[in-house]
Molecule: Lysine riboswitch aptamer
Organism: Ectobacillus ponti
RNA sequence: CGAUGAGGUAGAGGUCGCGGCUUUUAUGAGUAAGACGGACGAGAUGCAGUGUACAUCCCUGACUCUGCCCAAAAGGAAAAGCCGCCGAAGUCCAUCUUCUUCCCUGAGAGUAUGGGCUGGGGCUGUCUCCGAACAGGAACAGAACUGUCACAUCUGCAGAAUCCAGCAGAUGUGGUGUGCUAUCUUACGG
Repeated sequence: CGAUGAGGUAGAGGUCGCGGCUUUUAUGAGUAAGACGGACGAGAUGCAGUGUACAUCCCUGACUCUGCCCAAAAGGAAAAGCCGCCGAAGUCCAUCUUCUUCCCUGAGAGUAUGGGCUGGGGCUGUCUCCGAACAGGAACAGAACUGUCACAUCUGCAGAAUCCAGCAGAUGUGGUGUGCUAUCUUACGG
């Protein structure tokens, strides 16, 4: 000096980048629960189903309906602030296990282990979970946007001209994070 291999360090994408915490506000909701009264009259409740148990309430009236009084909260949402960051993080499957009274079958909420997928955030559709919801989460599919790299073409930097190369862009196609950019060390070749 060269094209790269290995390792390290520092960065970029996005105006809804990712995750967490705090405060305020609206919604939840004049709802749930509770007190009083009226009606009914034997069962009712414990995520769903079947069945049997268990526990609690109940003729001193449970459950249900209704009048009136009183009256929440959580999750989710918006705004502001703070913290940690750029596989940030999320998610799916399988196994063990915990909770939802017990058994069985499901469903939901968690921990751990192993494997897989996703560059990023939205939109639309199907389906599903929680839920008051048109809010939010998940899976699958679709058409775009965006970041980055590779290839091709074109424009400018650029003056006398040509070619090549460099830098910055535009267009088109394709790939995607174990990626990309910068830099350091080391290995290899001269």